Description
The RNA shown here (SAM riboswitch aptamer (S box leader)) has 93 nucleotides and comes from a bovine gut metagenome. The RNAcentral record of the sequence draws on MGnify. Model confidence (mean pLDDT): 85 of 100.
[in-house]
RNA sequence: CUUAUAAAGAGUGACGGAGGGACAGGCCCUGUGAUGUCACGGCAACCUGCAUUUUGCAAGGUGCCAAAUCCCGCAGCAAAGCUGAGAGAUAAG
Numbered sequence: 001c002u003u004a005u006a007a008a009g010a011g012u013g014a015c016g017g018a019g020g021g022a023c024a025g026g027c028c029c030u031g032u033g034a035u036g037u038c039a040c041g042g043c044a045a046c047c048u049g050c051a052u053u054u055u056g057c058a059a060g061g062u063g064c065c066a067a068a069u070c071c072c073g074c075a076g077c078a079a080a081g082c083u084g085a086g087a088g089a090u091a092a093g
Stems, first nucleotide, its partner, number of pairs: 001093005011040005019029003023073001025071002041065003046061002048058004069087001074084004
């Protein structure tokens, strides 16, 4: 850079000690211990493997385990809202 996906799903313990949810705004989480690291566990099925191949099974490589990508930002419509775009995330190339 290209393509695909996203209102589903899945957490305990130890260490440590103040911030965190990408960014702005909002709204939240957090000393009943955040972010982070480690251990174990789990979810999912993009790549992968197998098979009886419109599909199913497995789980080796990634990924993920507060809240819709937490909401939103730009454009269109009369707009609660809807649709599309952008940005970010993940996978494959």